Molecule: small-subunit ribosomal RNA
Organism: uncultured bacterium
RNA sequence: GACGAACGCUGGCGGCGUGCCUAAUACAUGCAAGUCGAGCGGGGGACAUGAACGGAAACCUUCGGGUGGAAGUUGAUGCGCCCUAGCGGCGGACGGGUGAGUAACGCGUGGGUAAUCUGCCUUUCAGCCCGGGAUAACCACCGGAAACGGUGGCUAAUACCGGAUGCGGUACCAGAGUGCAGGCUUUUGGUACGAAAGAUUUAUCGCUGGAAGAUGAGCCCGCGUCCUAUUAGCUAGUUGGUAGGGUAAAAGCCUACCAAGGCGACGAUGGGUAGCCGGCCUGAGAGGGUGGACGGCCACACUGGGACUGAGACACGGCCCAGACUCCUACGGGAGGCAGCAGUAGGGAAUCUUGCGCAAUGGGGGCAACCCUGACGCAGCGACGCCGCGUGGAGGAUGAAGGCUUUCGGGUCGUAAACUCCUGUCCUCAGGGACGAUGAUGACGGUACCUGAGGAGGAAGCCCCGGCUAACUACGUGCCAGCAGCCGCGGUAACACGUAGGGGGCAAGCGUUGUCCGGAAUUACUGGGCGUAAAGGGUGCGUAGGCGGUCUGUUAAGUCCUGUGUGAAAGGUCCCGGCUUAACCGGGGAAGGCCAUGGGAAACUGGCAGACUUGAGUGCCGGAGAGGAUUGCGGAAUGCUCGGUGUAGCGGUGAAAUGCGUAGAUAUCGAGCAGAACACCAGUGGCGAAGGCGGCAAUCUGGACGGCGACUGACGCUGAGGCACGAAAGCUGGGGGAGCGAACAGGAUUAGAUACCCUGGUAGUCCCAGCCGUAAACGAUGAGUGCUAGGUGUUGCGGGUUUCGAUACCUGCAGUGCCGGAGUUUACGCAAUAAGCACUCCGCCUGGGGAGUACGGCCGCAAGGCUGAAACUCAAAGGAAUUGACGGGGGCCCGCACAAGCGGUGGAGCAUGUGGUUUAAUUCGAAGCAACGCGAAGAACCUUACCAGGGCUUGACAUCCCUUGACUUUCAUGGAAACAUGGAUUCCCUUCGGGGCAAGGAGACAGGUGGUGCAUGGUUGUCGUCAGCUCGUGUCGUGAGAUGUUGGGUUAAGUCCCGCAACGAGCGCAACCCCUAUGCUGUGUUGCCAGCACGUCAAGGUGGGCACUCACAGGAGACUGCCGGUGAGAAACCGGAGGAAGGUGGGGAUGACGUCAAAUCAUCAUGCCCCUUAUGCUCUGGGCUACACACGUGCUACAAUGGUCGGUGCAAAGGGAAGCGAUGGGGCGACCUUAAGCGGAUCCCAGAAAGCCGAUCAUAGUUCGGAUUGCAGGCUGCAACUCGCCUGCAUGAAGCUGGAAUCGCUAGUAAUCGCAGGUCAGCAUACUGCGGUGAAUACGUUCCCGGGCCUUGUACACACCGCCCGUCACACCACGAAAGUCUGAAACACCCGAAGCCGGUGGCCUAACCCUUAGGGGAGGGAGCCGUCGAAGGUGGGUCGGAUGAUUGGGGUG
Repeated sequence: GACGAACGCUGGCGGCGUGCCUAAUACAUGCAAGUCGAGCGGGGGACAUGAACGGAAACCUUCGGGUGGAAGUUGAUGCGCCCUAGCGGCGGACGGGUGAGUAACGCGUGGGUAAUCUGCCUUUCAGCCCGGGAUAACCACCGGAAACGGUGGCUAAUACCGGAUGCGGUACCAGAGUGCAGGCUUUUGGUACGAAAGAUUUAUCGCUGGAAGAUGAGCCCGCGUCCUAUUAGCUAGUUGGUAGGGUAAAAGCCUACCAAGGCGACGAUGGGUAGCCGGCCUGAGAGGGUGGACGGCCACACUGGGACUGAGACACGGCCCAGACUCCUACGGGAGGCAGCAGUAGGGAAUCUUGCGCAAUGGGGGCAACCCUGACGCAGCGACGCCGCGUGGAGGAUGAAGGCUUUCGGGUCGUAAACUCCUGUCCUCAGGGACGAUGAUGACGGUACCUGAGGAGGAAGCCCCGGCUAACUACGUGCCAGCAGCCGCGGUAACACGUAGGGGGCAAGCGUUGUCCGGAAUUACUGGGCGUAAAGGGUGCGUAGGCGGUCUGUUAAGUCCUGUGUGAAAGGUCCCGGCUUAACCGGGGAAGGCCAUGGGAAACUGGCAGACUUGAGUGCCGGAGAGGAUUGCGGAAUGCUCGGUGUAGCGGUGAAAUGCGUAGAUAUCGAGCAGAACACCAGUGGCGAAGGCGGCAAUCUGGACGGCGACUGACGCUGAGGCACGAAAGCUGGGGGAGCGAACAGGAUUAGAUACCCUGGUAGUCCCAGCCGUAAACGAUGAGUGCUAGGUGUUGCGGGUUUCGAUACCUGCAGUGCCGGAGUUUACGCAAUAAGCACUCCGCCUGGGGAGUACGGCCGCAAGGCUGAAACUCAAAGGAAUUGACGGGGGCCCGCACAAGCGGUGGAGCAUGUGGUUUAAUUCGAAGCAACGCGAAGAACCUUACCAGGGCUUGACAUCCCUUGACUUUCAUGGAAACAUGGAUUCCCUUCGGGGCAAGGAGACAGGUGGUGCAUGGUUGUCGUCAGCUCGUGUCGUGAGAUGUUGGGUUAAGUCCCGCAACGAGCGCAACCCCUAUGCUGUGUUGCCAGCACGUCAAGGUGGGCACUCACAGGAGACUGCCGGUGAGAAACCGGAGGAAGGUGGGGAUGACGUCAAAUCAUCAUGCCCCUUAUGCUCUGGGCUACACACGUGCUACAAUGGUCGGUGCAAAGGGAAGCGAUGGGGCGACCUUAAGCGGAUCCCAGAAAGCCGAUCAUAGUUCGGAUUGCAGGCUGCAACUCGCCUGCAUGAAGCUGGAAUCGCUAGUAAUCGCAGGUCAGCAUACUGCGGUGAAUACGUUCCCGGGCCUUGUACACACCGCCCGUCACACCACGAAAGUCUGAAACACCCGAAGCCGGUGGCCUAACCCUUAGGGGAGGGAGCCGUCGAAGGUGGGUCGGAUGAUUGGGGUG
């Protein structure tokens, strides 16, 4: 895009189309094929005429009756009229339906018919004479329930029959002409045979024979026409001939006989599926799909068979038979066939009215009128499709209300609505009113159309909005509910689910589903591929086939050109026209075939003929080679046997053990035997088709190569099937068996070890004969030919130059390697040995899995091989390359990473943090490194977030509004307090508007340490102070990306140098900053004191000074600057000099791109969610301090390098006013008291300690160690009970150096010693700083950990904490096998044998014609019977399918 559609939601009108795709299932009812009385005889009816019977109304009446003659009845007549059951004629073979069957001359296309027929119709020639016998109808009788018959009698014809005549008819004979032909024509003549029907209105319509035409039909042929080879052979009337039969007609169409043929890999036979075509859909086309409506052909008519009639049938609404089914029945028998139009049931996702009319068109019959016509024309139903129209138009901003949303300003629905003014398509009503119909006749239809009136009134939905794909927000939901065409959405901020608002698309429809084509070059003819993605056969020989060198001639099959015929109509297309337009319809044109045929051309292909030598082959000469087969020979090694020597081990491994050995091994010497394999040579060397081939020699033998250019003359290439060869393993039979060695055994290893390692060891490995036929049978690269830059090896042979020669150089051919250009390739790569450019032939591929499996077939002794699916399942599988990450890969290099050292932790007690447990609560967070003396630089209350209880509700805090004027403070009472009540006290500023402050009140709101660190900002940790991370431009690559940034050196460093398709740049490194180490300069108090003076018990205490120390500023100094060596004349490194300091001097601050969804919503900020008399606020008390345990981090120790006591010496850096606090006094002490000084180089904290000197202790759980506990005190504070610190006295626990494991540190470092500070009322073993004393060791980079660079592999990319394999268990799904069971199909053999055609037949029957002696006979016909054929049916054994099946097998998914 399309549809004969269906389903969901929705639905105003009209036009034109279209409508059982399924059950070719079954059908109630009605209709769908009749007509002709101008073929015929009857019958019936009406009318008319007259007749008979009859006697009404009416009139008259003497009432007795009379006149009158109606209706009715009966039979007759009408060359009269109407109807028609029957005979007869024509038509029921058309029209209409359906697609079951059919893979076929069925259909399409083009031919043939010299092998044919053709009613009605047209033209034409000729004719229509004389006779005859029946029969239906009808009548009578009879049978039957019915359907329907029987017997007898009568009658007609355009029914039937005989005779005559008869052409150019038919047959035969003879002659002639003509054609390719078997034929045709013609003439002459002869013989034989063969016709007829009448009707009538007098106009005609018919009838017979012949010729021709037209139309229709039959038969035959070329070509085309689905899938399957897991269907490979099929065929007996089969193929042909002869004879006969048969037909309208050729023919094995049929029969008999004869022959043995015919078809098939160019796909026979079988199986499956299917009506074919014009066309239709799609597509640029080529194609692919399809065959509904309309048109052509075919087939069918309940199923199967059969013939009859006829011009035509083997016949949809005819016949006969058989079968199934349905119906009627009186049970004896009958009837029926909607795949005609309607309609019904059923089936189904699904498909209409039991309508009107013959008015038109067409058909049948008829002279005609006319009749019939579910063909047809119309209407009805269905949005089923196509087309057209409408559901209103214009104005209208306060941008209304309302909805939705919001950053709260607004935005949007939206000129949309309201409202105002209009219009009238559709609609309603009224009026007129067709064309279709040349004279009559209109179902449609009072329709189309026209006019008038009315009034915006009655008329919009569906799908979608994550990307593809046009259209976005909110809420709800929370991996739920759901969506989904693919990718994929949904786990609390969903543009993807649901709803709403808004938007997009289409529109009386819109979506969904199904199907087909397209995109899909994804079956590739146009137009693909096969080294690694799927794909080259393991290799050769060769059949069919395909393809094929140079020249000449010829031919004309292919090819090309030009005519002719045909290619129906409709459709499509172009032009024109008709419905208001369109859809739709009409007219005209062009186009359309691998078609047929006539003529022509001759380059190319093919055919035929001739020639050639370059392809191919032969010959001669020559050399190379693990080419093959057979036979023989050889030495080394191994093992075994024998003998000698010899002694305790050997062997084996990572280390061992099993094993061998004192019965003498291993080792060694000699001799012998056996089997297998052939070291060195040996080489990307050689040979072979591949597999493969390796000691030496002989014999036999294949191929290739070089040279010569004698011979043949295209003999060639490829190669489906086929045949042969074909490693290893394996199989069968027979040998052989040294070594090796599946299985097996033992020993080890290991968690295990049915393995790797070791000791043994059987098949096998070897030979002969025969199988097997596979392999990563690989160059993962089929064979052949030609062409297309080079360079460099190597093997074989040849030529030239050189040389005395060896040799060397140049060069040719054939092989075999490497490198490389163009070209090619997705890339990698290939690159004259192509994967380049071309041609020829073969094989093979078409997503992954299932699966090289199943079934079937073939082969095999078996193992198994060859061929080779499907269901189901997945949204990928795969190739090459890229960047990372990773590796029990490689290279280079760093780091207290290891090593070398020192000291610790892990054991003890205690402190502290965490887990766990407990609890009313033990608030929360932090979780490997990178949580755990962390947030906490200090929880008794407070803090505090937790718990219990008491209270408050616009709130403890902010803004706005109203009212008031106080608030505060203090006291009393109650209370645990908060708080409540009461008493006392009681405003300020002002521009006079108000403001500040406070209280009360209402509502907006406050508040939340409630949740989410996985919504966030900010901050931080970590890799890591590791040396990296990037960019611009250029270049390379299809691209990801690469280059730069790699390489050679060097560095602490991507530090620097050199090189380089790169050149530059940025963030990092370094430097700039601070502290520290040394001079210098300046300044000189509160610091300092050398010299001068004073002075003290002592003291820079004082005058004075600023030299020194020191302090504070400033500046200097260090830069590989200098020298030597190494290095590349580089960078740099090594050494040295000088220097306080030397190679970043030491330390700090400084942390690139990024990683860890790292940490933090409890510092703060913040989106969303949640709470709102509570998850907010407040108060008291409690808890965070719990304690069987476990872990981390520390402190103190275990002692003598020590403890204790006494004496003595030296810091730095800090802090101090709600502070530090001297001094004096008191106390053993903590501390108390007093109080000077100091906002500090001045005063205070403040005695530094280790150290040194001396004493004591003597190895002891101690004079070590200090936990724990008791008592007594001190301090802070509202308050030390839970739960602070300190002091004194007393007590005196564990612990004697700490398992596995593990941490820190490379120099002023570790270790050790004390001091200070922050926090803080108080509380320090923690933290942050400060100085004192002050080591050991580093060979080195193998290993552990972490990191950097380069490289390599990768199936990893949430990236090795990755990925991923198989069994087992469970669930589900499809499939295979299976004892069987059920069922279908097509054949075959036999039995039975209907109808019917054909044949036969007798002792049956028989109008026409013939004969007759009139009895009968004959010709012909019929019934019956017999026979051939023959449907259905039956029996039988097989074949091929389908379904199902306990159980079983593997497979898929989870």